RNAcentral holds the sequence, with entries from ENA and Rfam.
A computed fold for a 72-nucleotide RNA from a Propionibacteriales bacterium, annotated as transfer RNA.
It matches the Rfam family "tRNA". Rfam links the family to the GO term triplet codon-amino acid adaptor activity.
Taxonomically the source falls in Propionibacteriales (Bacteria, Bacillati, Actinomycetota, Actinomycetes).
RNA sequence: UCCCCCGUGGGGUAAUUGGCAGCCCGUGGGCCUUUGAAGCCCGAAGUCCUGGAUCGAAGCCAGGCGGGGGAG
Numbered sequence: 001u002c003c004c005c006c007g008u009g010g011g012g013u014a015a016u017u018g019g020c021a022g023c024c025c026g027u028g029g030g031c032c033u034u035u036g037a038a039g040c041c042c043g044a045a046g047u048c049c050u051g052g053a054u055c056g057a058a059g060c061c062a063g064g065c066g067g068g069g070g071a072g
Stems, first nucleotide, its partner, number of pairs: 001071007010025004019055001027043005048064005
C1' cells in the first nucleotide's frame, strides 16, 4: 500500500433481507424481611464519525476512524 471481516448502554448479544432499538448481566430507587440474601416493581444508560439516496436507516451507498485476519 492492497484485499476480507467486524464496530449496538458499563459488559455480552438480538433486531425476520428499510418501519416503536429488545433481552441477559451489571447499576440506581422502591416493595418485601428483625437485618441480609432471594424474589417482585420502576428507572438511567446504546446503534464508531461525516455525508448521500429514501416519506422513513442499526441494516443501503460513499469517504473516514478503530480492531482483527490475509497478500506483497